[in-house]
RNA sequence: CGGUGAUUAGCGCAGCCUGGUUAGCGCGUCUCGUUAGGGACGAGAAGGUCGGAGGUUCAAAUCCUCUAUCACCGACCA
Numbered sequence: 001c002g003g004u005g006a007u008u009a010g011c012g013c014a015g016c017c018u019g020g021u022u023a024g025c026g027c028g029u030c031u032c033g034u035u036a037g038g039g040a041c042g043a044g045a046a047g048g049u050c051g052g053a054g055g056u057u058c059a060a061a062u063c064c065u066c067u068a069u070c071a072c073c074g075a076c077c078a
Base pairs, nucleotide, nucleotide: 001074002073003072004071005070006069007068010027011026012025013024020058029045030044031043032042033041051067052066053065054064055063
């Protein structure tokens, strides 16, 4: 330098292909119940500008363009 993939809640991920009301799952966190207490279990809750910017559209996590970071492969140099 070229190609591919990834970026969504504290962590790990799905959803994107085929746009459609309030963006979900597991773990974790908080509250309550059960227990002498812990663990476990049950009930409930909080938590996300969907990496950033722009565009298309009535409507964008999803489509298009640019861009940032990370990973892998290749090329070049040594």
A computed fold for a 78-nucleotide RNA from Succinivibrionaceae bacterium UBA3769, annotated as transfer RNA. The sequence was found in a public genome assembly. The prediction has a mean pLDDT of 81. NCBI's taxonomy places the organism under Bacteria, Pseudomonadota, Gammaproteobacteria, Aeromonadales, Succinivibrionaceae.